[in-house]
Context: one part of a larger RNA
């Protein structure tokens, strides 16, 4: 694990893995809206004749790459522990950061442009979550595109020109083993002289100063210069409050949020990567390299590294320390069973990692997929059809067929745990709850007591044939007490129920509320009792039993073992 017989209660609970990663009718399993993107529904409401509240639909945004299922592949692969990323990407979360957009003469900055859906109407097809043509109308959709306010740095032919962040390339800085003296240049400081109203200028003397982050390690961080850019960003957005200032102007200033946005970090991750570790097999001893095998140089490609790919070179790389090949009824691990210790066997299965969605292959979208409840082909299956065409993928949850020794309901619910979304509100066969369920596991009823009678044992007492006391057993006798199994008001539990726990009221005398499964020669606990059979029928794991007194068969009685379970088969220790 399956099967056989049996089954009262309580809790808990595995469950189409093994065989066919075989095939599937039907239904459901992924959708989503706040004060805060877009409402003229010819929708409902209504004090509202611009809108206003609510709000189907639709556009827009986000999610759909999570979850759930399965174990076919896969043997240095996956995986585990341990490294690296100075070799990379990262929607979201959280924290920071953006004064420079124009160079044009005639410019909207109190806000620019053109569409499209829903809607209305006209149509096509046997048919689909199929579509076409006409007519409108929105934006945080798609486009276009200003203003505001610093400082000073470089170049120059001295009218001037350039300079935000980001992209690409090149260059530079990003320091230093070292004393003293001398010479030259620049800037600042102090001092002296000349000149002068002052600033400034000229000359000279002497002292002092001049800038460097991080790592084990970088072409790092950072900064600068010159160009570069099919120019990425630098808000024409939404809600709620509405206030203050005066020069009262169609003036100026202004709060709290939401959404968006480029860069840096952070977070959630992910991709590659270092070292070590894997079952059986030599009736597998050499393997790899012409079409990359091992390495180098350069390029391409990639988010990045890398023979990942291409070109040109070199001839390497692995191997009895078992390469290469074959097998595996092989996904890996955490773990499970057994075990004195060492071990042996199992691990499809709830946690972590991997792989896959009938088989292969390719791709779009996107931060993320080589996605399958996305698309496109081919192969194999297979559905509807008016025969022209159209649609498909349960190894999601139920359910069906098939396969088999072998496995549950086409149920209820988002109340809990969490996840997703524009979200306190919606959705979720994730998940929970019931149903089936002797897979396992937990507690534990089927009686207890007394009197009487009978019968023992120890102790004591010369009324010893009996009595007292203590302590057992048996009983077709008698007695009241105690309970739940079951039935059931009620409450509680629950999303709603069910069950359990509470609990009124009913509910026990043997013929019931009745325990079974295997055994009784040995191993191995328990009969030399009775009837039947007569080497037959049968039993028996093994030894053995049975041929007319069977301790072993078939039965009755009695007894033994475990007990709501026991037996059998198989695998394993």
């Nucleotide at each position: 694990u399956a099967c056989g017989c049996u089954c009262g209660u309580c809790u808990c609970a595995a469950a189409g893995a093994u065989u066919a990663a075989g095939c599937c009718a039907u239904g459901c399993a992924u959708g989503u809206c706040u004060a805060a993107g877009u409402a003229u529904a010819a929708g409902c409401a209504u004090u509202a004749u611009a809108c206003g509240g609510u709000g189907a639909a639709a556009c827009u945004g986000c999610g759909a790459a999570u979850g759930g299922c399965u174990c076919a592949u896969u043997a240095u692969a996956u995986c585990a522990g341990u490294u690296a990323u100075a070799g990379u990407u990262u929607a979201u979360u959280u924290g920071a950061u953006a004064g420079u957009c124009c160079c044009u003469u005639a410019c909207u900055a109190c806000u620019u442009g053109g569409a499209u859906a829903a809607c209305c109407g006209u149509a096509g097809u046997a048919a689909u979550u199929c579509u076409a043509g006409a007519g409108c109308u929105a934006a945080u959709a798609c486009a276009u595109g200003c203003g505001u306010c610093a400082a000073c740095a470089c170049c120059g032919a001295c009218u001037g020109g350039u300079g935000g962040c980001a992209u690409u390339u090149a260059u530079u800085a990003g320091g230093u083993a070292c004393a003293a003296g001398c010479c030259a240049a620049c800037a600042c400081u102090u001092u002296u002289u000349c000149c002068u109203a002052a600033c400034a200028g000229a000359a000279g003397u002497a002292u002092g100063u001049g800038u460097u982050g991080g790592u084990g390690a970088u072409u790092c961080a950072u900064a600068a210069u010159a160009a570069c850019u099919u120019u990425g960003c630098g808000a024409a957005u939404c809600g709620c409050a509405u206030g203050g200032c005066u020069c009262c102007a169609c003036g100026c200033c202004g709060g709290c949020g939401a959404u968006g946005g480029a860069u840096c970090a952070u977070u959630c991750a992910a991709g590659u990567u270092u070292c070590u570790g894997c079952c059986c097999u030599a009736u597998c001893a050499g393997c790899u390299u012409g079409g990359g095998a091992u390495g180098g140089u350069a390029g391409g490609g990639u988010a990045u590294u890398g023979g990942c790919c291409u070109a040109c070179c070199a001839u390497g790389g692995c191997u009895u320390u078992a390469a290469c090949g074959g097998g595996u009824a092989a996904c890996g691990g955490a773990g499970a069973a057994u075990u004195a210790g060492g071990g042996u066997u199992c691990g499809a299965u709830u946690c972590c990692g991997g792989a896959g969605a009938g088989g292969g292959a390719g791709c779009c979208u996107g931060a993320g997929a080589g996605a399958c409840g996305g698309c496109u082909a081919c192969c194999a299956c297979a559905u509807c059809c008016a025969a022209g065409g159209a649609a498909g993928g349960c190894a999601g949850c139920a359910g069906g067929c098939g396969c088999g020794u072998a496995a549950a309901u086409u149920a209820c619910c988002c109340a809990a745990u969490c996840c997703u979304g524009a979200c306190a509100c919606a959705g979720g066969g994730a998940g929970g709850u019931a149903g089936u369920g002797a897979c396992a596991a937990u507690a534990a009823a089927u009686a207890a007591c007394a009197a009487u009678g009978c019968u023992g044992g120890g102790u004591c007492u010369a009324u010893a044939c009996a009595g007292a006391u203590c302590u057992g057993g048996c009983a077709a006798u008698u007695g009241g007490a105690a309970u739940g199994a079951g039935a059931a008001c009620a409450a509680g539990c629950c999303a709603a129920a069910c069950c359990u726990c509470u609990u009124a009221u009913c509910g026990a005398g043997g013929a019931a509320c009745a325990a079974u499964u295997g055994g009784a020669g040995g191993g191995c606990a328990a009969g030399u009792c009775u009837g039947g059979u007569g080497c037959c029928a049968g039993c028996a794991g093994c030894c053995g039993c049975g041929g007319u007194a069977a301790u072993u068969c078939c039965a009755g009685c009695u007894c033994c073992a475990a007990u709501a379970g026991c037996g059998u088969a198989u695998a394993u220790u």